[in-house]
Context: one part of a larger RNA
RNA sequence: CGCAGAGACUUGAGGGGCGUUCUCUCUAGUACGAGAGGACCGAGAGGAACAGACCGCUGGUGUACCAGCUGUCCCGCCAGGGGCAACGCUGGGUAGCUACGUCUGGAAGUGAUAAGAGCUGAAAGCAUCUAAGCUCGAAACAUCCCCCGAGAUUAGGUCUCAUUGGAAGUGAUUCCUGAAGGAUCGUGGAAGAUUACCACGUUGAUAGGUUGCAGCUGGAAGCACAGUAAUGUGUUGAGGCGAGCAAUACUAAUUAUCCAA
Numbered sequence: 001c002g003c004a005g006a007g008a009c010u011u012g013a014g015g016g017g018c019g020u021u022c023u024c025u026c027u028a029g030u031a032c033g034a035g036a037g038g039a040c041c042g043a044g045a046g047g048a049a050c051a052g053a054c055c056g057c058u059g060g061u062g063u064a065c066c067a068g069c070u071g072u073c074c075c076g077c078c079a080g081g082g083g084c085a086a087c088g089c090u091g092g093g094u095a096g097c098u099a100c101g102u103c104u105g106g107a108a109g110u111g112a113u114a115a116g117a118g119c120u121g122a123a124a125g126c127a128u129c130u131a132a133g134c135u136c137g138a139a140a141c142a143u144c145c146c147c148c149g150a151g152a153u154u155a156g157g158u159c160u161c162a163u164u165g166g167a168a169g170u171g172a173u174u175c176c177u178g179a180a181g182g183a184u185c186g187u188g189g190a191a192g193a194u195u196a197c198c199a200c201g202u203u204g205a206u207a208g209g210u211u212g213c214a215g216c217u218g219g220a221a222g223c224a225c226a227g228u229a230a231u232g233u234g235u236u237g238a239g240g241c242g243a244g245c246a247a248u249a250c251u252a253a254u255u256a257u258c259c260a261a
Base pairs, nucleotide, nucleotide: 001151005161006160007159008158009157010156014148015147016146017145020048021047022046023045024044025043026042032037050105051104052103053102054101058099059098060097061096065092066091067090068089069088070085071084072083073082074081075080109143110142111141116136117135118134119133165176166175167174168173181259182258183257184256185201186200187199188198189197206252207251208250209248210247211246212245213244215241216240217239222235223234224233225232226231
């Protein structure tokens, strides 16, 4: 831009993906075989690799979380802290992202077939799966399963909403109005390079803040007591805390503008 207003839900032409395999048990030490050995068919179990999804578990990461430790500079000193030293080093670790973790998948079925196996059957009184006709038969083909999908210009379908009023012109048409609806703008996001997509915009929980909870760290500072002191104990599962879950309008989503019959 088109599909001649808009919103929601869809059909599926067409395209893409998947397609693997092993071992064991039962059938059954059966059929078969002198024995040694040892099945078809069928039923079940456990794996490998691959693929998809997810983070409850096990782990990893987690440079805006917590604690411990060293050197040095600073906050006048003590105490308590801050800066720098690879995040200074070390021990842990929420959310998120993840595999080494967890779950799921390949199938079964159907159609038409290949090689092949057959039925009926002439040419050719017999025979013959083939010449007419018919039945089977594979991980391949077409479906079935998953994903995309009406620019499928053959531009599909269903439902709902809107389709108002005015001016100029003979008319085509143009201008105004501005419906349904959309956009700009703003607050944001398990969405994201931008865009797009999604949620929300006071008739509001969209983000921040606050409060509570979860979770992490692991027992704050101050004070008191014990000890000459280092230190320990109590107050105390304390104090601190990024992303998590809720509640709550305290802050910011104001006012408005544009497109559009």
Predicted 3D model of a 261-nucleotide part of an RNA (large-subunit ribosomal RNA, domain VI) from Candidatus Azambacteria bacterium RBG_16_47_10. Its Rfam family is "Bacterial large subunit ribosomal RNA". Its mean pLDDT, the model's own confidence on a scale to 100, is 88. Lineage of the source: Bacteria > Bacteria candidate phyla > Candidatus Azamiibacteriota.